Transfer RNA from a Candidatus Norongarragalinales archaeon, 73 nucleotides, folded computationally. RNAcentral records the identical sequence in 2 taxa. Rfam family: tRNA. About the family: Transfer RNA (tRNA) molecules are approximately 80 nucleotides in length. Its family is annotated with triplet codon-amino acid adaptor activity in the Gene Ontology.
[in-house]
RNA sequence: GCCUUGGUAGUGCAGUGGCCCAGCAUUCAGGAUUGUCAAUCCUGCGACCCGGGUUCAAAUCCCGGCCAAGGCG
Numbered sequence: 001g002c003c004u005u006g007g008u009a010g011u012g013c014a015g016u017g018g019c020c021c022a023g024c025a026u027u028c029a030g031g032a033u034u035g036u037c038a039a040u041c042c043u044g045c046g047a048c049c050c051g052g053g054u055u056c057a058a059a060u061c062c063c064g065g066c067c068a069a070g071g072c073g
Stems, first nucleotide, its partner, number of pairs: 001072007010026004018056001028044005049065005
């Protein structure tokens, strides 16, 4: 330098253009339970890498950029 794959709550992942102002687990905060802790249960907070394009509608499709992993040279 070229090719492929990926980038979504603090962390790990799901999300085949509309049912998603985005879901699950965990962390964190509050509460319930318990003599205390742990475990369990309930509630809450919290995210689509950046810019542009296509479309009535984009996390999703296209282009460029940045970052990461792998491959080729």